Predicted 3D model of a 393-nucleotide RNA (Bacterial RNase P class A) from a Gammaproteobacteria bacterium. It matches the Rfam family "Bacterial RNase P class A". Rfam classes the family as a ribozyme. Its mean pLDDT, the model's own confidence on a scale to 100, is 75. It was read from a public genome assembly, where an Rfam model found it.
[in-house]
């Protein structure tokens, strides 16, 4: 200096002025509303209630002044796993989910870290649906002899027969022998060539009629040892054995670990109102009970249709398996100790709006119980670490 691979911050700044919503502070209208005590009247079922009047206290709610806070790295996807909350005091079994190498971290996870295989890049790094096809079943189009109970299209070897050609001999219209070409039958073969993605270990040497682990050496592979590792696994100048029953399971299936359900529109409380409504089936040998079947448990009634009345307030609602910082243990995820912060709680739904500067000229995109992950979206700036390439000393 170009390129690129992994990792973090930030996601308009500042200034004035008007505004919202929370939560906290004061005061002052004595406007509204609760309660407590004292006064003074009425009624009443007379130990006493209840209603009203005037006074003081304490609280609310507005409304006036001020303080502090105020939307995300994904708040999005609703994809995992969890606090809570309710069936419910709650169980076993099937039957269905779910994940899948191995070891740890986690509340827990399908997550996240290290580490094995395996595949891809020059290379820093990425990438995986990674348990088994010798438990069974099932799939693989064309091509091709043939795709799993494997085989023989050309080909090579041996023989029979027929015809052609050369040659040699010989008893010379002719026969025998040898080479050969080329048809056809039988046999033997899976090295060579062809077809596919893929064809039943690879090279090489010996053998063979011509061929093959047929035999031998080296590679490979199966089993057993041995040695590192917690382990997946690896390694070995160890032994042995001519030794290969393809490939797929993100096909069905098997095997190993695991898994109640429904969700904050869960679920409380307070107030108001109505029709304590009607019809109709099942009905304790029975029905209901939060996936489904069954068994057990608890309850003792359910179901279905028509109609009738409310949609108001308040909690659930933010201190959370929270975040920073420092130490310290560990490769690392993290964990331990200690200090420190209190960081939105709206409910048709709040954080806006204007003016002016500066500039890197501004992307994706707005909490609704609340954490832990995953995924997908993302202009533009900035920093760190590695690899590669050039090029100069």
């Nucleotide at each position: 200096c170009g390129a690129g691979u992994c990792a973090g911050c930030u996601g308009g700044g500042c200034a004035a002025u008007u505004g919202c919503u929370a939560u906290u502070u004061g005061u002052c209208a004595c406007u509204c509303u609760u309660u407590g005590u004292c006064u003074u009247c009425c009624g009443c079922u007379u130990a006493g209630c209840g209603g009203u009047c005037u006074a003081c206290g304490a609280g609310g709610a507005u409304g006036c002044a001020g303080g502090u806070a105020g939307a995300g790295g994904a708040a999005a996807g609703u994809c995992c796993g969890g606090g809570c909350u309710c069936c419910a005091c709650a169980g076993a079994g099937c039957a269905g989910g779910g994940u899948g190498c191995c070891a740890g971290g986690u509340a827990a996870c399908g997550c996240c870290u290290g580490g094995g295989a395996g595949g891809u890049g020059u290379g820093a790094a990425c990438c995986u649906a990674c348990g088994g096809c010798u438990a069974g079943u099932g799939c693989a189009g064309c091509a091709g002899a043939a795709a799993a109970u494997a085989u023989a299209c050309c080909g090579c070897c041996u023989u029979g027969u027929a015809u052609c050609a050369u040659a040699a001999u010989c008893u010379u219209c002719g026969a025998u022998u040898u080479u050969g070409a080329c048809a056809u039958g039988a046999g033997g073969u899976a090295a060579g060539g062809g077809u596919g993605a893929a064809a039943u270990g690879g090279u090489g040497c010996g053998g063979u009629a011509a061929g093959a682990g047929c035999g031998c050496a080296c590679c490979g592979c199966g089993c057993g040892g041995c040695u590192g590792g917690u382990a997946a696994c690896a390694g070995c100048u160890c032994g042995u054995g001519g030794c290969a029953u393809g490939g797929u399971a993100a096909a069905c299936c098997c095997c190993a670990c695991u898994c109640g359900g429904a969700g904050c529109a869960a679920g409380g409380c307070c107030a108001a109102a109505u029709a304590g409504g009607a019809a109709u089936c099942c009905u304790u040998c029975g029905a209901u009970g939060u996936u489904g079947c069954u068994c057990g448990c608890a309850u003792u009634g359910g179901a279905u249709u028509c109609g009738g009345g409310u949609a108001g307030g308040c909690c659930g609602c933010u201190a959370a398996a929270a975040g920073u910082c420092u130490g310290u243990g560990g490769u690392g995820a993290c964990g331990c100790a200690g200090a420190c912060u209190g960081u939105a709680g709206a409910u048709g739904a709040a954080u806006a709006a204007u003016u002016g500067u500066c500039c890197u000229c501004g992307a994706c995109a707005g909490a609704a119980c609340c954490c832990g992950g995953c995924u997908u979206a993302u202009a533009g700036g900035c920093u760190g670490a590695c690899u590669c390439g050039c090029c100069u000393u």